[in-house]
A computed fold for a 75-nucleotide RNA from a soil metagenome, annotated as c-di-GMP-I riboswitch aptamer. Of the family's consensus pairs, 95% are formed in the model. The sequence is in RNAcentral, with records from MGnify.
RNA sequence: GAUAAGGGCAAAACCAGAGAAAUCUGGCGACGCAAAGCCACGGGUCCUCAACUGCAGGACAGCCGGGUUGCCGAA
Repeated sequence: GAUAAGGGCAAAACCAGAGAAAUCUGGCGACGCAAAGCCACGGGUCCUCAACUGCAGGACAGCCGGGUUGCCGAA
């Protein structure tokens, strides 16, 4: 961070599977993405449990911030 090049990822819907759920995995498919690579550290949202708000368990990195690694590159 460019109307460049080569490549990359893949939302929703649908199909199959896992899970109590949030959600995840595979297929199909492209809404988008310059970190839409990785990490639940801070905030947030969601599920479950508890019970009046939590020193509980889990999910989301494609909600925001932060950390970390990294491809290409004109003026």